RNA sequence: GAUGAACGCUAGCGGCAGGCCUAACACAUGCAAGUCGAGGGGUAACAGGGAUUGCUUGCAAUCCGCUGACGACCGGCGCACGGGUGCGUAACGCGUAUACAAUCUACCUUGUACUGGGGUAUAGCCUUUAGAAAUGAAGAUUAACACCCCAUAGUCUAUUUGAAUGGCAUCAUUUAAAUAGUAAAGGUUACGGUACAAGAUGAGUAUGCGUCCUAUUAGUUAGUUGGUGUGGUAACGGCACACCAAGACAACGAUAGGUAGGGGCCCUGAGAGGGGGAUCCCCCACACUGGUACUGAGACACGGACCAGACUCCUACGGGAGGCAGCAGUGAGGAAUAUUGGACAAUGGGCGAGAGCCUGAUCCAGCCAUGCCGCGUGCAGGAAGACGGCCCUAUGGGUUGUAAACUGCUUUUAUACAGGAAGAAACACUCCCUCGCGAAGGGAGCUUGACGGUACUGUAAGAAUAAGGACCGGCUAACUCCGUGCCAGCAGCCGCGGUAAGACGGAAGGUGCAAGCGUUACUCGGAAUUACUGGGCGUAAAGGGUCCGCAGCUGUUUUUGUAAGUCUGGCGUAAAAGCACGGAGCUCAACUCCGUGUACGUGCCGGAAACUACAAAAAUUGAGUCAUACAGAGGCAUCUGGAAUACCAUAUGUAGGGGUAAAAUCCGUUGAUCUAUGGUAGAACGCCAAAAGCGAAGGCAGGAUGCUGGGUAUGUACUGACGGUCAGGGACGAAAGCGUGGGUAGCGAACGGGAUUAGAUACCCCGGUAGUCCACGCCCUAAACGAUGCGUGCUCGGUGUUGGAAAUUUCAAUUGUUUUCAGUGCCUUAGCUAACGCGGUAAGCACGCCGCCUGGGAACUACGGUCGCAAGACUAAAACUCAAAGGAAUAGACGGGGACCCACACAAGCGGUGGAGCAUGGGGUUUAAUUCGAUGAUAAGCGAAGCACCUCACCUAGGUUUGACAUCCCGAGAAUUUUCUAGAAAUAGAAAAGUGCCGUAAGGAACUCGGUGACAGGUGGUGCACGGUCGUCGUCAGCUCGUGCCUUGAGGUGUACUGUUAAGUCAGCAAACGAGCGCAACCCUCAUCCUAUGUUGUUUUUUCAUGGGAGACUGCCGCCUCCAAGGCGGAGGAAGGUGAGGAUGACGUCAGAUCUGCGUGUCCCUUAUACCUAGGGCGACACCCGUACUACAAUGGCCGGUACAAAGGGUAGCCAACCCGCGAGGGGGAGCCAAUCCCAUCAAACCCGGUCUCAGUUCGGAUUGAAGUCUGCAACUCGACUUCAUGAAGCUGGAAUCGCUAGUAACCGUGAAUCAGCCACGUCACGGUGAAUAUGUUCCUGGGUCUUGUACUCACCGCCCGUCAAGUCAUGAAAGGCAGGAGCACCCGAAGCACCCUUACUCUUCGGAGGGGGUACCACGGUGAAACUGCUGAUUGGGACU
Repeated sequence: GAUGAACGCUAGCGGCAGGCCUAACACAUGCAAGUCGAGGGGUAACAGGGAUUGCUUGCAAUCCGCUGACGACCGGCGCACGGGUGCGUAACGCGUAUACAAUCUACCUUGUACUGGGGUAUAGCCUUUAGAAAUGAAGAUUAACACCCCAUAGUCUAUUUGAAUGGCAUCAUUUAAAUAGUAAAGGUUACGGUACAAGAUGAGUAUGCGUCCUAUUAGUUAGUUGGUGUGGUAACGGCACACCAAGACAACGAUAGGUAGGGGCCCUGAGAGGGGGAUCCCCCACACUGGUACUGAGACACGGACCAGACUCCUACGGGAGGCAGCAGUGAGGAAUAUUGGACAAUGGGCGAGAGCCUGAUCCAGCCAUGCCGCGUGCAGGAAGACGGCCCUAUGGGUUGUAAACUGCUUUUAUACAGGAAGAAACACUCCCUCGCGAAGGGAGCUUGACGGUACUGUAAGAAUAAGGACCGGCUAACUCCGUGCCAGCAGCCGCGGUAAGACGGAAGGUGCAAGCGUUACUCGGAAUUACUGGGCGUAAAGGGUCCGCAGCUGUUUUUGUAAGUCUGGCGUAAAAGCACGGAGCUCAACUCCGUGUACGUGCCGGAAACUACAAAAAUUGAGUCAUACAGAGGCAUCUGGAAUACCAUAUGUAGGGGUAAAAUCCGUUGAUCUAUGGUAGAACGCCAAAAGCGAAGGCAGGAUGCUGGGUAUGUACUGACGGUCAGGGACGAAAGCGUGGGUAGCGAACGGGAUUAGAUACCCCGGUAGUCCACGCCCUAAACGAUGCGUGCUCGGUGUUGGAAAUUUCAAUUGUUUUCAGUGCCUUAGCUAACGCGGUAAGCACGCCGCCUGGGAACUACGGUCGCAAGACUAAAACUCAAAGGAAUAGACGGGGACCCACACAAGCGGUGGAGCAUGGGGUUUAAUUCGAUGAUAAGCGAAGCACCUCACCUAGGUUUGACAUCCCGAGAAUUUUCUAGAAAUAGAAAAGUGCCGUAAGGAACUCGGUGACAGGUGGUGCACGGUCGUCGUCAGCUCGUGCCUUGAGGUGUACUGUUAAGUCAGCAAACGAGCGCAACCCUCAUCCUAUGUUGUUUUUUCAUGGGAGACUGCCGCCUCCAAGGCGGAGGAAGGUGAGGAUGACGUCAGAUCUGCGUGUCCCUUAUACCUAGGGCGACACCCGUACUACAAUGGCCGGUACAAAGGGUAGCCAACCCGCGAGGGGGAGCCAAUCCCAUCAAACCCGGUCUCAGUUCGGAUUGAAGUCUGCAACUCGACUUCAUGAAGCUGGAAUCGCUAGUAACCGUGAAUCAGCCACGUCACGGUGAAUAUGUUCCUGGGUCUUGUACUCACCGCCCGUCAAGUCAUGAAAGGCAGGAGCACCCGAAGCACCCUUACUCUUCGGAGGGGGUACCACGGUGAAACUGCUGAUUGGGACU
């Protein structure tokens, strides 16, 4: 796009079309084929007339075929048309083109001739009779255009003989003669009849070509194929029969199976094609199913006959009747398809002389949005841009929307009324005219409408009577809100939905169509996705394992001929409709009519001869032969060789050997391994040896001989297209395997043992059977690969190599050089390719032939067939299932891949953790609560730089509700302070003091109390809605951009390579050139010096503090490197190659952390999830983990003595001197807002002296008791400190693991923040003392660059395979079971046709006919055996999905 459609929602009108696609299922009822009296006998009904009778005198009865007419009957014509359906049919059925010298044809037309004489029946009617009916039976009688006989017969038919002409093979036509034979119907003179010939129409038959799927259907066929003869037919013919022969068809697809009416045409498509075969037209087939003939011009007959069968109906049970696939209609089936209508007015048909009759053909109407076409549902104005709805950034805007209201206009359509067609022209009849006088032509008059009072027209009134359906994530035109929360649901594909859904549902708005809109089904297109037009096969699916070769297809040059193909001219056909174009008619259109006919197909008659083909003749370049050479693991057979291995024998000799990563099994004192000599056996052939050679492929390797295939070069003698390819077919065909017989050294499936391992039916080791080897026979498959079929020609170059030839170089040989032929490799141009790549050995450009492919899986499978001893091979599906499977390349990520490099990453060291006690944090558990967050690295002395109350978020209890806090409004009161009562307090109540500030004098500001509602409030949820901030990779060296270039593209290049660096730092080279964020530097501190200033510091130089400068740059020298960057060493220097430290953290990753710092969207709570108060809890304690502290001691503890810092802090503060206390501390009060005073002392370790002497101690200090101090409203839960007493574990810590490279680790003390105090042994800072080690980058961890592989991309914590378990689905096998169609054989044998017999019966025109009996064929039916197909089947096999 289309539809004979259906379904859902909706629906105003008209025109034109269409309307059982399913059950060729069954049918009630009515109708669908009759007509002719001008063929006939007649008279049942109707009408008229006549006669008679009765009488009521205009009625009735009876009679008469007299007339019009006419039931039934005889007869003629029709019923074979028209109408329906598509069962069957794969066929001369259909289409197309021919043929009939092999035919028929009623009615019609034309022509010629004829139409004489006679006869017998029969229906009807009448009488009788059987039966329920259907239907008959008997007798009598009668007519015809019914039937029969005779005559006539030029023509006609048959036979025989002869001639002429023609052709298409048999032959045809014409003609002559003879013999035999066949006609008629009348009649009213309108019309008919007969014979023959011709035409027209219709029919029959034959032939060429075309006409679906399956080869998992390969052989079929006995009247079969042909001949002769006979019969039969309208006619040819095995059409039938008898005899004879053995043929006929088939890979160009017979036979079988499945499906199906064919065509004109219809839909789609640019076309070629693909799909279809409704309506209309042509042909065929069929008429309940099967069979059969009769009649007839025509039938084997839809509304005829006979028989059989199934079904239905009637019945008096004896018998009968029926056939809607005609029009309506009914039931059934189904998703689904209409009225038991009108008329013969028109068109057409039958009969008739005609009038006319009949006609469910036809013309009309009815029903149905089933389709196509047309019309309408109003038009113009109208902004307060109304109300309402919806949305938003919400004091307001946007949108619905000129939409509405309102004003004006119009009236198609609908409604009412009125008018009102065309379709009708004829026939017939009447009249007239004309001529060539025919029952011919023309004209006039008259008549006829189902539709239908319809189309159309006019008038009237009034916007009046008339809009829906689908969609809005992309494809695809059209977007927002709310609800929902992987639910409900959507979905054509991709996919949407898990709390902000443009995808679900609703709303509002919008988009496309519109009396329709959507959905479903089916079909074509897009789909070049079966590729003829017009595809492919190296890696995506796809080259047969290889060769030979019949058929087939295809094929070099020249000449001549033919004309099949081809081209061309003409003639014919190609029905109409349809279609295209041009016109016309319905108001337009759809629709209808008229005209034209391109093109395709096909036949015939001519012409052309290039090409193909065919025939003939020639040619040599393709192909082959010959001659001369040559190379080779080409093949087969026989003979033969040495090395190695194993075994045997002997000798020698002693304890091991062997094997592995390490071992063990194993061998060995019965003497191994090793060594020497000799022997035996089988298999394989070192060096040569090579991207080498040969072969069709598989494949081929010691040497020799014999036989043998192929190849190459040169010569150009010979043949003369002999060529190429190849379905089917044939041959060969690695390894493994099979059969028979040998052989067996080594190796070695299976198997045994030892190891490894969680296991180890493996990898490793010790053994070892088939096998490997030979002969013969099978198997026939491989990643049988160049994943690349064979052959031929053409198309740039470079460089090897193998085998020849020629030229040249040379005196010559060798060698070299050049050219050339044939092989075999690599690189490359053009070109090709999706890319990778290929590139004269093509995957380039062409030709010929073969094979193969058409999404993945199921499936290299099932079933069937063929082959095989078997294993199995070849051929080869479907159901079902998925939306992918796949190729090449790209960027990443990853690898128990590679290269290079870095880092306290390892190693080398030092000290720890893990064991103890305690502190602290976390988990777990407990609890009324033990608030919350953080959970590998990147949580756990973290948020918390301070949990007794507060903090506080948790729990219990008591209270408040505009609230503890903000703004606004109202009322009252200054604010505020003090005291008392109740209570745990919050709070409640009471008493007293107080009376401020501004002011234009009304009031106002601040504050307090009470009230009202807007609101407050929330440490409630969501860090996966966010901002901001932070952690981590990582202070790792990376991350990008512009332009250019390369690629179809993703993308690459730049940023790679080489050197170098801490560094993408720098340099060199390079299709890149530049740039940005990072690196570095700029900043701060420290180290040296100079200088300026100098309080409170110092005072001799210095030091110190605060400013300003200098200095370091690989600058200098040498060597190395590429004349580079740079590196190494040295000098100088306080410092040397980044001097040390800090701050500084690229693009990004982890949906990393934080809504409990803060901010914030959204959701939630609102007498509570808010607020106040008291008490408790965050501090619990079987246990586990992290981080610290203190130790275990002599490098030490204790006692005494004695040195040296830095950096900080201090007014609600630091606090001196002095006094008291053993001490914590108390008293005291000077100084200090700090370079001045204080914390604060001589800091500690260190150093000196003494003591302890290796022990649970003079180590260690937990725990506990007692007594105190301080802070604070308050130290019970739950503070720190002091004194005395007590004196636990612990003697250096398993597996494992952490930090650190120099002023570092380690050890030592000091200060600060938070803070009333402090659970601080924490954190942050400060100085003091002050090491060891680094050979180096193999390994562990992490990272960077390049490269490689990848089936990963949520990126290896990836992906993914198989069994098992459970469920679902389709399918194969299966003992069997059921059903079906077809064939074969036999039995039975109705009707019918043919033949035979026939005494008895009937008729007879005397010929015979009927009747009876039989035979052959034969439908239905029955039986049997075998095969096929479908369904089903316990159980079972694999498959798919979850």